[in-house]
RNA sequence: AGGGGUAUAGCUCAGUGGUAGAGCACAUGCUUGAUGUGCACGAGGUCCUGGGUUCAAUCCACAGUGCCUCUA
Numbered sequence: 001a002g003g004g005g006u007a008u009a010g011c012u013c014a015g016u017g018g019u020a021g022a023g024c025a026c027a028u029g030c031u032u033g034a035u036g037u038g039c040a041c042g043a044g045g046u047c048c049u050g051g052g053u054u055c056a057a058u059c060c061a062c063a064g065u066g067c068c069u070c071u072a
Base pairs, nucleotide, nucleotide: 001071002070003069004068005067006066007065010024011023012022013021018055026042028040029039030038048064049063050062052060
């Protein structure tokens, strides 16, 4: 310098254009003498940024930024 991949909850990740989810972690309650385990319930999101396509975008195309990787 060029090619490819990736960016979603605190962490690890799903989500094939129509109101965004799981596991772990966290809060509360039950259970226990207590902790843990187990059970129930809850909170937590600018879906990296920008403008574009569309009636409608996390999803499609473009540009930018960060990270990973390949080639030179």
This is a predicted structure of a 72-nucleotide RNA (transfer RNA) from Vicugna pacos. It matches the Rfam family "tRNA". It is annotated as a transfer RNA. Its mean pLDDT, the model's own confidence on a scale to 100, is 83.